Description
A computed fold for an 83-nucleotide RNA from Cognaticolwellia sediminilitoris, annotated as c-di-GMP-I riboswitch aptamer. It matches the Rfam family "c-di-GMP-I riboswitch aptamer". Rfam describes the family as follows. GEMM was predicted in a large-scale screen for bacterial structured RNA regulatory elements. Its family is annotated with cyclic-di-GMP binding in the Gene Ontology. The sequence was found by an Rfam model in a public genome assembly.
RNA sequence: CAGCAGAAACGGCAAGAUACUUGAAAAAGUAUUACGCAAAACCACCGGUCUAAGGGUUUUCCUAUGACAGCGGGGUUUCCUAG
Numbered sequence: 001c002a003g004c005a006g007a008a009a010c011g012g013c014a015a016g017a018u019a020c021u022u023g024a025a026a027a028a029g030u031a032u033u034a035c036g037c038a039a040a041a042c043c044a045c046c047g048g049u050c051u052a053a054g055g056g057u058u059u060u061c062c063u064a065u066g067a068c069a070g071c072g073g074g075g076u077u078u079c080c081u082a083g
Base pairs, nucleotide, nucleotide: 004083005081006080012037013036016033017032018031019030020029021028022027035070041076042075043074045073046072047071048068049067050066054063055062056061
C1' cells in the first nucleotide's frame, strides 16, 4: 500500500413520532428525539415498490415524464485495525 474481516476505539448517519414548510400525491426539506445501520456517504443504470397531476378509458380502471439509495443488484468515494 492492497485484499478479507468487523473485536476495540474516535466518531458518523438517523427509522418512526411530533412541529413547520414544499408538493396533485407518493414523497422531500428543517428542528427535536432515536429504530436501527460498517458504507444507512453519493449516483435512478437494471429489477422492484409507491403515487396518478396530466393524458387515456370514461362504471371500474390504465399510464411516469414524479418518487423511494433505510427494497435488492450495480457503479463511484471512504475512517479505524485486535486479526